Description:
Predicted 3D model of a 1515-nucleotide RNA (small-subunit ribosomal RNA) from an uncultured sediment bacterium. The coordinates come from a structure-prediction model, not an experiment, and the mean pLDDT is 84. It matches the Rfam family "Bacterial small subunit ribosomal RNA". Rfam links the family to the GO terms ribosome and structural constituent of ribosome.

[in-house]
């Protein structure tokens, strides 16, 4: 610290995703020890059961229990009864302090609750300190008896009794009140009169010198422990206040005790706290009120930080105790384990009425992915009472569960290569699991078993000594000493012995991010996945296996937060095209703000002081063997509070200034604005003339006007609307927008000189004006054009695009609407930063012939461009640059600018604005291809010009398709279809049906026997069987070897099975089209460009020229073969002028010619003209046989089509191995309603028939060609010369030539079908060959739509050979012979190259993609209603309690009274306020649910059309 993913590749924009910590965590697989933490997050859901707050007998009447003593009774003599409060002790009960501390929990709370600092007007029980007291009396009531109600809780009546319980009184320098005086300042505060108000007389211990009774007690003293009062501290606790403390504006207004005073009450205390009065305020845009969540903090996580998140465990604060309301006691509570009342649930019940609250600790049920013992113990801390001893205490200390989490620690060490077995892989050679394991030799950590064995203990008691105290040697504190003790853990920590590697390793991953690969099985199935994405028969991604990588007593996986994410950017983002500038302006708050002096001292900044708890992070240290973990000591932490000091900057107060900003005063341009009024053009209409059959549209046509006179034309008239030219990237305006011409009425810029104000200034949330078009209201107008609508075409359809009509509107006048791609898709406003060049309006000067021009400024408005920005395109003094100010707005894409709600509107609708679900993308901006019904240029038998043909007829021939047991297979647009197949009767053959054969027809190795081979019999259809018989070879070192043939056993043969989408290698096509490409160097951030573009020019990237490019390769040409011309040289089997011969170059000869084959030579724009850029090249002549590549042929760049062949061959993987192999005889590929290619033969006089004649050139021949003779009408026979061929032979060239019939017809054309009779080849012509003779004589009279082949020795016509082949050719391949028309030209189809545009394609247009409908699913709106929640507003009623009040009842203290009474004061009842829970109406906010409907997402190859991307076919 970053990676994966949008593309064909790029850069950006943005989104999701991953890699780290981490947790109170749960699950899945695993599990050895210890140490230290931790452990209901969810139902503040309901609880059984025990336990969690009691203690003091030194406060007190007293004696139920128990137990010791004594005494007594019974008797089974060690038991049980009775008696003694006398004693240790003590139930219950009075009275004292504690139950307001410790434990839980987080429901409420958005608040003075919490956090931090201040603050005045308080209380504070025990506890310190001081002062000053503790005197003297009085009546209750528990308890207990005695009666009595009740089931039971629990009472009632009556009689006794005690206190540190209660109650008066005295005392009071003190304290509390109020009043009055003085000092003071009216205040604060002091002095000085007057009134109220207080105790336990108390306990315990000791002692008798004084008093009384008299061992001794009592009063008394006297030490303590209390008690009252009053101060001071200290603690604790209650109030106020300033700053901080989520979220929503789809919550904007809230508030009558509300604010504020007066006076009164009330509280411990200030205070509308409560109450009358007067007043009419207070709070909020700096966010009041509502609504939602939510206890706050120290801290915890994470993050480099700044921040986010979060509030388990500890540790402060609040707040709650089933639910809601109430007081009471108390120093303290509106009280968790008190009270009352009301409500819900549970219980118990005699049905009358009682009882309870585990959010203590354990534990149950229920929720739940999910959280522990009904455990020991008060040893230790600590806390209550007690003078103590004690006692209580689920606080606490322990101990149990649980890998929940931290930390340590094992689960061995060394040594071994025969690199073992097995295991996997394999290229079979090996490789890896691997020194790993066994083997050897060693150690005992940890866990077992046995013992030894700290520390957490300190105190307290009992004894003895000393000191204080005091009269005192008692008692009591203190300190020292000895004694005997106090441990829940706990078989504890540690230690030391015994044995023996012995007990003690998983999980997850392994396609890329991301560290780690092979193989088997699967076969878009199965199944993975956090993103991309894997999986359709070779899967490093899915299960296993092997190997391997990471972690490790744990591992993974799910859920969360936080990084990363600069993806809410304060540190640290943006807004011309990616999300993003409000359509413009005005101005309110509110930010911001020019120069200078002086003065404050809020912000700043610097020191101090005080606080920020305690743990916790960080630092140094110390204790546990070490870590965790404990623990001691530092620092750090605040937007804090107080004080003091600076005075540069903002602030703020007072002066000054003009450079900002404005005013006055001269000009000056302009479609700014509004409002009146004028004017010509030119298109309807309507008159009148004049005119005759059309006019009008359109790609074409039709509707539709016209003879009841159209268009056309002439004149006149009438009306709305709109101003041609000028007109200009000209002006004006703030934007929308504004264009005939005058007039008035107005707004604003610009500009020149000079005066004056002095910061008035910019920006602006709300607000508030303007604001195309279309729409909407009322009125008016309506020539033209014109949605909507009729009509007519086009189309498959055509509710469109085109035409003919046309209504709203378009125009005015007066309201609404408030929106546009209101756009420069670019807020304003100021300041800085090179320029050049148009043009507007001003102004200065210059030189000039009164024009006009040059120079400088300024204010507008364009065009290129420096820096610089920018992701690129681009922007660049008119910024997208460099700063500042201020205000809008933005955060993947879709849902959606939608819903709902609120606010506007007459409606249309606008403005404000989500969620739920879905998707890994959507996007910009350039690049390189393709592709356009895009544009330029240029080719081609590409149109076109012509010639001749297919498609119609009938046969061949192939393919489909049907048919069959088989019709074996491939090839299928161009580039399959007379194609593999250069020849299917058998064979081929691969197909079928059927008889056979299993080491096999074939090929390698073994054994063993046999020469190999040949011959003829017999079954059988043949494969095969059987049985017989001939024969003994070759080589030899004499063992034996090579060939062949047969038996036998396993390795293997074998496949024309499959998969051309695993493949080589071969082909086809784009195409013989002019293209494809690196190198190094420039240019771009990049992908890539550049070179190869461009101007010319070619068949051609030929080749010139230019040029940030300069070279280079494979293509292209040329090198090769034919052919055309000539020359040389050779002349047999070719040839023969000349001599001589012959029936015949036949033979002598001849080397001239033709011909053959070999070697040259020729063509190069080489030469002249003209044009071109002095170029390439081009046009034209000349020569020459050939002229601009002469004519052909071979050669086929990178690459494309998963193109085409596993059936030529070869090859991986699958499959078969008595069968998908091999053999064998017979079928079958040759079937036949069609339909389709590609040929032949024809439809006839340029011709058929007969007869005569002439000329090729290429090739073939010994299993062959086969003459010439003969025989047949003929196919062909039959003999056999010759010839291995320039020699012989096939082999008569035909079309032509010349004469002669046919005379226009289904013919003397045509020749298919069919009889019949032959030949031939063949082992064999039936299925199923060719040919020959005689007969038959079929359709066809020139072929629709449409389509095909040629540019010259071509096309057309003609006949010849060859391959294969035993035979079979209308096909193929090659041969000559006769021999043409036409090409103006490149607009069109088709193909193609090269430049350039536009793209939303990139599988690349056969692409891509919209919406409707149907269908399944999701989630959401509206819905007549329905049901819950919370809230408000008015009223009904009111429980328990406080207060006031009442004094009718009733009553121990105290006053009075002899009494009876009376007074004060109480008690219960009544009255009143106010009050919870409850009722009844009525709003508001929100949930759930609801027949039906509304869009809206997601889905496989559904339908319909084709909107959008090219000019997308109407931009």
């Nucleotide at each position: 610290a970053g990676a994966g993913u949008u593309u064909g590749a790029u850069c950006c924009u943005g989104g999701c995703u991953c890699a780290g910590a981490u947790u109170g965590a749960a699950c899945g697989c695993u599990g050895g020890c210890g140490g230290c933490a931790u452990g209901c997050u969810u139902a503040a859901c309901a609880c059984a059961u025990g336990c969690a707050a009691g203690u003091c007998g030194a406060a007190c009447g007293g004696a139920a229990a128990c137990g010791a003593u004594a005494a007594g009774a019974g008797c089974u003599u060690g038991c049980u009864c009775u008696u003694a409060g006398g004693c240790g002790u003590c139930g219950a009960g009075u009275g004292g302090c504690g139950g307001a501390c410790g434990g839980g929990u987080g429901a409420g709370u958005a608040a003075c609750g919490c956090g931090u600092g201040g603050g005045a007007a308080c209380a504070u029980g025990c506890c310190u300190g001081u002062u000053a007291g503790u005197u003297g009396g009085g009546g209750a009531c528990a308890a207990c008896c005695u009666g009595u109600g009740g089931a039971a809780a629990c009472g009632c009546a009556g009689g006794c009794u005690a206190a540190u319980a209660c109650c008066g009184a005295a005392u009071a320098g003190g304290c509390c009140c109020a009043g009055c005086u003085c000092u003071g300042a009216u205040a604060a505060a002091g002095a000085g009169c007057g009134g109220u108000g207080u105790a336990a007389a108390g306990g315990u211990g000791g002692c008798c010198a004084c008093u009384c009774c008299a061992u001794g007690g009592a009063a008394g003293c006297u030490a303590u422990c209390g008690c009252u009062a009053a101060u001071a501290g200290a603690u604790u606790g209650g109030c106020c206040c300033g700053c901080g403390u989520u979220g929503g504006a789809u919550u904007a207004g809230c508030u009558a005790g509300u604010u504020g005073g007066u006076a009164a009450g009330g509280u411990a205390a200030a205070g509308g706290c409560u109450u009358a009065c007067c007043a009419a305020g207070g709070c909020g845009a700096c966010g009041a009120u509502c609504c939602a969540u939510a206890g706050c903090u120290g801290g915890u996580u994470u993050g480099a930080g700044a921040g986010g998140a979060u509030g388990a465990u500890c540790a402060g604060c609040c707040a709650c105790a089933c639910u809601g309301g109430g007081a009471c006691u108390g120093a303290g509570a509106c009280a968790c384990g008190g009270c009352c009342c009301a409500g819900a649930c549970u219980c118990c019940u005699a049905c009358g009425g009682g009882a309870g609250g585990c959010a203590g600790c354990a534990g149950u049920g229920g929720g739940g992915a999910a959280u522990a013992u009904u455990g020991g113990a008060c040893a230790a801390u600590g806390g209550g009472g007690g003078c103590a001893a004690c006692c209580c205490u689920g606080a606490u200390c322990c101990a149990g569960c649980a890998a929940u989490g931290c930390c340590g620690c094992g689960u061995g060490u060394g040594u071994g290569a025969a690199g073992a077995a097995g295991g996997c892989c394999u290229g079979a050679g090996g490789g890896u699991u691997g020194u790993a394991a066994a083997g050897c030799a060693c150690u005992u950590u940890c866990a077992a078993u046995c013992g030894u064995g700290a520390a957490g203990a300190a105190g307290g008691g009992u004894g003895u000594g000393u000191a204080g105290u005091u009269a005192a040697u008692a008692a009591c504190u203190g300190c020292a000493u000895a004694c005997a003790u106090u441990g829940a853990c706990g078989u504890u920590a540690a230690c030391g012995a015994u044995a023996g590697a012995a007990g003690a390793a998983g999980c997850a991953c392994c396609g890329g991010c991301u560290a780690a690969c092979u193989c088997u099985g699967u076969g878009c199935c199965a199944g993975c996945a956090g993103c991309c994405g894997c999986g359709g028969u070779a899967a490093u991604a899915c299960a296993g296996a092997g190997g391997g990588u990471g972690c490790a007593a744990g591992c993974g996986u799910u859920a969360a937060u936080c990084g990363g994410a600069a993806u809410u950017a304060c540190u640290g983002g943006g807004c011309g095209u990616a999300a993003a500038g409000c359509g413009c302006g005005c101005g309110u708050a509110g930010g911001u703000g020019g120069u200078u002096u002086g003065a404050u001292a809020a912000g700043u900044u610097a020191g101090a002081u005080g606080u920020g708890a305690a743990a916790g992070c960080c630092c140094c240290g110390g204790g546990c063997u070490u870590a965790a973990c404990c623990u001691g000591g530092g620092a750090g932490g605040g937007u804090c509070a107080u004080c003091u000091a600076a005075a540069a900057c903002u602030g703020u107060c007072a002066g000054a200034c003009u450079a900002g900003a404005g005013u006055a005063u001269g000009g000056u341009a302009g479609a700014g604005g509004g409002u009146a009024g004028u004017g010509g053009a030119a298109u309807u209409u309507c008159u009148a003339g004049u005119g005759u059959a059309g006019c009008g549209g359109u790609g074409a046509a039709a509707u539709g006007c016209g003879u009841a006179g159209a268009u056309a034309u002439u004149a006149g008239a009438a009306g709305g609307a709109a101003c041609a030219c000028c007109a200009g990237u000209g002006g004006c305006g703030a934007a929308g927008g504004c264009g005939a011409c005058u007039g008035c009425c107005u707004g604003g810029a610009c500009u020149g000189a000079u005066a004056c104000u002095g910061a008035c200034a910019c920006u602006g949330a709300g607000g508030u004006g303007c604001g195309a078009a279309a729409g909407c209201g009322u009125g008016g107008g309506u020539a033209g054009c014109g949605a909507a609508c009729a009509g007519g075409a086009u189309u498959a359809g055509a509710u469109a695009c085109c035409c003919u009509g046309g209504u709203a509107g378009u125009c005015c006048a007066c309201g609404c609407u408030g929106u546009a791609a209101a756009c420069g898709a670019u807020g304003a406003c100021a300041a800085c930063u090179a320029g050049a060049c148009g043009u507007u309006g001003g102004g200065u000067u210059c030189c000039u012939u009164a024009g006009a021009g040059g120079a400088c400024u300024u204010a507008g408005u364009g065009u290129c461009g420096a820096a610089g920005c920018u992701a690129a395109c681009g922007c660049g003094u008119u910024a997208a640059g460099u700063u500042g100010u201020c205000c809008g707005c933005c955060u993947g894409g879709g849902g959606a600018g939608u819903a709902c709600g609120g606010u506007c509107g007459c409606a249309a609708g606008a403005u404000u604005a989500a969620a739920a679900c879905u998707c890994a993308a959507a996007g910009g901006a350039a690049u390189u291809g393709a592709c356009g019904g895009g544009g330029g240029c240029c080719c081609g038998c590409a149109c076109a010009a012509g010639c001749g043909g297919u498609g119609g007829a009938g046969c061949a021939u192939g393919u489909g398709g049907u048919u069959u047991a088989a019709u074996u297979c491939g090839a299928u647009g161009c580039a399959a279809c007379g194609c593999g197949a250069a020849g299917a009767a058998c064979c081929u053959u691969a197909c079928c049906a059927u008889c056979c054969c299993u080491u096999g027809a074939c090929a390698u190795c073994c054994a063993g026997a046999g020469a190999a081979u040949c011959a003829g019999c017999a079954a059988g259809a043949g494969a095969u069987u059987g049985a017989u018989g001939a024969g003994u070879g070759c080589c030899u070192u004499c063992g034996g070897g090579a060939a062949c043939u047969c038996u036998g056993a396993g390795a293997c043969a074998g496949g024309u099975g499959c998969u051309g989408c695993a493949u080589g290698g071969c082909u086809g096509u784009c195409g013989u089209c002019a293209g494809c490409u690196c190198g190094u160097g420039u240019c771009g951030u990049g992908a890539g460009a550049u070179g190869u573009u461009g101007g010319g020019u070619u068949a051609a990237g030929u080749c010139c020229c230019g040029c940030a490019a300069c070279g280079a390769g494979c293509g292209c040409a040329a090198c090769c073969c034919c052919u055309a011309u000539c020359u040389u040289u050779a002349g047999u089997u070719a040839c023969c002028a000349u001599c001589a011969u012959u029936u015949a170059g036949u033979u002598g000869g001849g080397g001239a010619c033709u011909c053959u084959a070999a070697a040259g030579a020729u063509a190069c724009u080489g030469c002249u003209c003209c044009g071109g850029u002095u170029a390439a090249c081009g046009g034209g002549g000349a020569g020459g046989a050939a002229g601009g590549u002469g004519g052909g042929g071979a050669u086929g760049a990178c690459g494309u089509c998963a193109a085409g062949u596993c059936c030529u061959c070869a090859u991986g993987g699958c499959c078969u191995u008595u069968a998908u192999g091999u053999c064998c005889a017979g079928g079958g590929c040759u079937a036949c309603a069609c339909a389709c290619g590609u040929g032949c033969u024809a439809c006839a006089a340029u011709g058929g028939g007969c007869u005569g004649u002439a000329c090729a050139a290429a090739g073939g021949g010994u299993c062959g060609c086969g003459a010439a003779c003969c025989c047949g009408c003929g196919a062909g026979g039959g003999u056999g010369a010759g010839c291995c061929a320039a020699u012989c032979c096939c082999a008569u060239a035909a079309a032509g030539c010349a004469g002669u019939u046919c005379u226009a017809a289904g013919u003397u054309c045509g020749g298919a079908u069919u009889g019949g009779a032959g030949u031939c080849u063949g082992c064999a012509a039936c299925u199923c060959g060719a040919c020959u003779c005689c007969a038959u004589g079929a359709a066809g009279c020139u072929g629709g739509a449409a389509u095909c082949g040629c540019u010259a020795g071509u096309a057309a016509u003609c006949g010849u050979g060859g391959a294969u082949c035993a035979g079979c050719a209308u096909g193929c391949c090659a041969c000559g012979g006769u021999g043409a028309a036409u090409a103006c030209g490149u607009u069109c189809c088709c193909g193609g190259g090269c430049c350039u545009u536009g793209u939303a394609c990139a599988c690349a247009c056969c692409g891509c993609c919209c919406g409707u409908c149907a269908c399944a699913c999701c989630a959401u709106g509206a819905g007549a209603g329905u049901u819950g929640g919370u809230u408000g507003u008015a009223c009904c009623a009111g429980a328990a309690g406080u207060u006031g009040u009442u004094g009718g009842a009733c009553u121990a203290a105290c006053c009075u009274g002899u009494a009876a009474g009376g007074g004060a004061a109480g008690u219960a009842g009544g009255c009143a306020c106010c009050u919870a829970a409850g009722g009844u109406a009525u709003g508001g906010c929100u949930g759930a649910u609801g027949a039906u409907u509304g869009g809206g997402g997601u889905g496989a190859a559904g339908u319909c059309g084709u909107a959008a991307c090219a000019a997308g076919g109407u931009a």